[in-house]
């Protein structure tokens, strides 16, 4: 110095950015469950599994009928919050918890690693009452953002490829370097 690194802070992507909360509507669902009344006749419940306990000829189960008859999770709107690895998978392992006890699923939380830039459409799987949604995989184009390469009316716009958020932009900073 025309250099420009580690670190700081502050922002962009989208009008279906992601994520919570509470409200409404709709669906769960005329299901489940209780009640009667007929068969039925001896098991069944506590998610499984062993044990226990309980309930049961004053009828278990199952079936049909009658009349009653819901919740959760999951989505629509709206309103407010907190954001932009927002956030969402998978594995690990720790703590809680899980209708009586003991394993195991399952759930809740924070922690490592490891994948995803972002919505959406289709397909197959999983979940889920589900042609809705969510969650993975693959493919497709849109879309933001850099790089490279070409054109132009050149501080920028358009195309064509490509990458990945540990990126991009803009301030602060001033390390190697000469």
């Nucleotide at each position: 110095a025309g250099g420009g690194a580690a670190g700081a802070u502050a922002g962009a992507g989208g009008u279906c950015g992601c994520g919570g909360a509470u409200u409404u509507c709709a669906u769960c669902a005329g299901u489940a469950g209780a009640c009667c009344g007929u068969g039925u006749g001896a098991u069944g419940u506590g998610a499984c599994a062993g044990g226990c306990a309980c309930a049961g000829a004053a009828g278990a189960u199952c079936a049909c009928g009658g009349a009653u008859g819901a919740a959760a999770g999951g989505g629509u709107a709206a309103u407010c919050c907190g954001c932009c690895g927002a956030a969402a998978g998978a594995a690990g392992a720790u703590a809680g918890u899980u209708a009586c006890c003991u394993g195991c699923a399952g759930c809740u939380a924070a922690c490592u690693u490891c994948u995803u830039g972002g919505g959406c459409a289709u397909a197959c799987a999983g979940u889920a009452a589900a042609g809705a949604g969510c969650u993975g995989u693959a493919u497709g184009a849109c879309u933001g953002u850099c790089a490279u390469c070409c054109g132009c009316c050149a501080g920028g716009c358009g195309g064509a490829u490509g990458g990945a958020g540990g990126g991009c932009u803009a301030u602060c900073g001033g390390a190697a370097u000469a």
This is a predicted structure of a 178-nucleotide RNA (Lysine riboswitch aptamer). Of the family's consensus pairs, 98% are formed in the model. It was read from a public genome assembly, where an Rfam model found it.